This is a predicted structure of a 109-nucleotide RNA (SAM riboswitch aptamer (S box leader)) from Candidatus Roizmaniibacteriota. Taxonomically the source falls in Bacteria candidate phyla (Bacteria).

């Protein structure tokens, strides 16, 4: 970079640097932005519980694996303005479902 796959209207900011547009792409809205937005950094918090390890319960069981659940937050990632910020193609009961795309994370080429 590619297939697959889960969830997803919760929740979580500061310093510093940079200097102009951003909010995944296009469009049409709406908001953020020189009271420094984005974005980079942090030997600075924090939020989340996808994946690992450990603990604990339960089930199988002699035991150990092994399966399920409950804490934790140790280790890897992620994330910390607005529902994935609203809508765009499809159905419909038109307040709702679904698809496509995106990001995140596992997994595998």
């Nucleotide at each position: 970079a590619g297939c697959a796959u889960a969830a997803a209207g919760a929740g979580a900011g500061g310093u510093g640097a940079c200097g102009a547009g951003g909010g995944c792409a296009c469009u049409g809205g709406c908001c953020c932005a020189a009271c420094g937005a984005c974005u980079c950094a942090c030997c600075c918090a924090g939020c989340a519980a996808c994946c690992g390890a450990g603990u604990c319960u339960u089930u199988c069981a002699a035991a150990a694996a092994a399966a399920a659940g409950a804490a934790u937050a140790c280790g890897g990632u992620g994330c910390u303005a607005a529902a994935c910020c609203c809508a765009g193609c499809c159905c419909a009961u038109a307040u709702g479902g679904g698809a496509c795309g995106g990001a995140u994370g596992u997994g595998u080429u």